[in-house]
The part of an RNA shown here (small-subunit ribosomal RNA, 3' major domain) has 475 nucleotides and comes from Cyanobium sp. CENA132. Rfam family: Bacterial small subunit ribosomal RNA. Its family is annotated with structural constituent of ribosome and ribosome in the Gene Ontology. The coordinates come from a structure-prediction model, not an experiment, and the mean pLDDT is 84. The RNAcentral record of the full RNA draws on ENA and SILVA.

Context: one part of a larger RNA
RNA sequence: UGACGGGGGCCCGCACAAGCGGUGGAGUAUGUGGUUUAAUUCGAUGCAACGCGAAGAACCUUACCAGGGUUUGACAUCCUGCGAAUCCCUUGGAAACGAGGGAGCGCCUUCGGGAGCGCAGAGACAGGUGGUGCAUGGCUGUCGUCAGCUCGUGUCGUGAGAUGUUGGGUUAAGUCCCGCAACGAGCGCAACCCACGUCUUUAGUUGCCAGCAUUCAGUUGGGCACUCUAGAGAGACCGCCGGUGAUAAACCGGAGGAAGGUGUGGAUGACGUCAAGUCAUCAUGCCCCUUACAUCCUGGGCUACACACGUACUACAAUGCUACGGACAAAGGGUUGCAAGCUCGCGAGAGUUAGCUAAUCCCAUAAACCGUGGCUCGGUUCAGAUCGUAGGCUGCAACUCGCCUACGUGAAGGAGGAAUCGCUAGUAAUCGCAGGUCAGCAUACUGCGGUGAAUACGUUCCCGGGCCUUGUACA
Repeated sequence: UGACGGGGGCCCGCACAAGCGGUGGAGUAUGUGGUUUAAUUCGAUGCAACGCGAAGAACCUUACCAGGGUUUGACAUCCUGCGAAUCCCUUGGAAACGAGGGAGCGCCUUCGGGAGCGCAGAGACAGGUGGUGCAUGGCUGUCGUCAGCUCGUGUCGUGAGAUGUUGGGUUAAGUCCCGCAACGAGCGCAACCCACGUCUUUAGUUGCCAGCAUUCAGUUGGGCACUCUAGAGAGACCGCCGGUGAUAAACCGGAGGAAGGUGUGGAUGACGUCAAGUCAUCAUGCCCCUUACAUCCUGGGCUACACACGUACUACAAUGCUACGGACAAAGGGUUGCAAGCUCGCGAGAGUUAGCUAAUCCCAUAAACCGUGGCUCGGUUCAGAUCGUAGGCUGCAACUCGCCUACGUGAAGGAGGAAUCGCUAGUAAUCGCAGGUCAGCAUACUGCGGUGAAUACGUUCCCGGGCCUUGUACA
């Protein structure tokens, strides 16, 4: 100087407390461990691995296994020779890959040839998701959006170092003020950026409709007031008033205001820590393989199942379930695409075909909610696992191993032990919608809106963190 303390002081955080809803019990989905297996590819492992890499494993992906092939190679550059490329047919084979036959004669040209593509040959070389993340770059997680981490000069100390950065106040903040052997500065904080909330203005089509006419309908005429869209501005600064305070910084209350003290949310992550994670995104040193640890193909596996754990979904019902009727979104996506309408089908869906390269058309009925009827506490008109049968869709192909529909079947489950998680407001809880991935496949993920709470006395305690101080046989 640090680190540590079941030392002290001050302070903060959904850290506790106060509340609300869960997890832990059930079934299923999914990930992991374990076990099994020819293989169940690899990585991630306290917080910070475990719906994680994977924004989607039937083939492909795919790295694994079995079998069948290839060896200048699936891919790149160079050399030589031949042939246009390319397409079609027959045949062996599971395919890869062979065997045979036919069509075809292109482009540029200085007529020598050249470009491109294919086949054959030789070697330089290719190739490796093989190893090492403890050789590395890059990227990322975490402490933590915590308020810290440092430097120059000066001063003090023999020195390591100290001072500044400590102290008194204050703040979300090393934020600011005052003091002070310090005076300044840098990286962080804040602000500058984006979205939302108010107003003004510009612009009115595909958007809107107050008044006028018209219609089943903003449908049409008309209009651009309003809504909205998307550009530019204004607006919030403790600016004003009162109080407290050292007359300071600031804090408390009030007015005005759409918004008040960081308005709310996002993006933004200092010096560093964990030899944290990643050699399987990529790049890369070294090591290793080179008729194989490379490469092609078919099939299988990654989907196994006594069990254990994590994360979710659905429930256990009456604040509910069910039948019919009725209402209100936002944000997205769409031309190898979204598909209205009509017809067929109980349905998944099929057939046909308008419109739309989209504020125009479509996906698209939002659901919870409201009204009326039924159910009356029963494993039930709760719950829906499992299984049977019959179908639909995608795709070369749904056996291993997809999703959906109809009918039948109707399991566990009666609110979950010890323990444990999230959340402070348009939040929790609850309800649906969309998107990416994607041929097909979503209870996951990322967004969007609808309805919309309770509680916070307080900081003794648990956890994590910041500053000062103290002890130490630790570095």